[in-house]
RNA sequence: GUUUUAAUAGCUUAGUGGUAAAGCAUUGCACUGUUAAUGCAUAGAUUUGGGUUCGAUUCCCAAUUAAGACU
Numbered sequence: 001g002u003u004u005u006a007a008u009a010g011c012u013u014a015g016u017g018g019u020a021a022a023g024c025a026u027u028g029c030a031c032u033g034u035u036a037a038u039g040c041a042u043a044g045a046u047u048u049g050g051g052u053u054c055g056a057u058u059c060c061c062a063a064u065u066a067a068g069a070c071u
Stems, first nucleotide, its partner, number of pairs: 001070007010024004018054001027041004047063005
């Protein structure tokens, strides 16, 4: 320099066009002589900018970051 893939909650992962799910963790309550464990509940996210579409995490383009391949 060319090229491929990926970017979703604090962390690890789902989600192939109809408004985002779960586990662990955080917080609160219950339970317990206390802690732990357990049960219930709460809060929390689509890398950025454009485009297509009635509607985009999803499709298209560019940028940024990370990993890989070739040179």

Predicted 3D model of a 71-nucleotide RNA (transfer RNA) from Komagataella kurtzmanii. The same sequence occurs in records of 3 taxa.